[in-house]
Molecule: transfer RNA
Organism: Candidatus Woesearchaeota archaeon
RNA sequence: GGGCCCUUAGUCUAGCGGCUAUGACGUCGCCUCGACACGGCGAAGGUCCCCGGUUCAAGUCCGGGAGGGCCCA
Numbered sequence: 001g002g003g004c005c006c007u008u009a010g011u012c013u014a015g016c017g018g019c020u021a022u023g024a025c026g027u028c029g030c031c032u033c034g035a036c037a038c039g040g041c042g043a044a045g046g047u048c049c050c051c052g053g054u055u056c057a058a059g060u061c062c063g064g065g066a067g068g069g070c071c072c073a
Base pairs, nucleotide, nucleotide: 001072002071003070004069005068006067007066010025011024012023018056027043028042029041030040031039049065050064051063052062053061
């Protein structure tokens, strides 16, 4: 220098262009227990990496950029 892939909550992760973005772990509260753990119920937590475009509508499609990974030279 060229090609391909990835980026969604503190961590990991789902998400055929269509109502309010999914689940697990973690955190917090309540219940349970003599107490802790386990378990049950509930809650908070997201500029979907950034900028622009397409569209009635974008996490999803397109262009550019950033970061990371792999391959080739």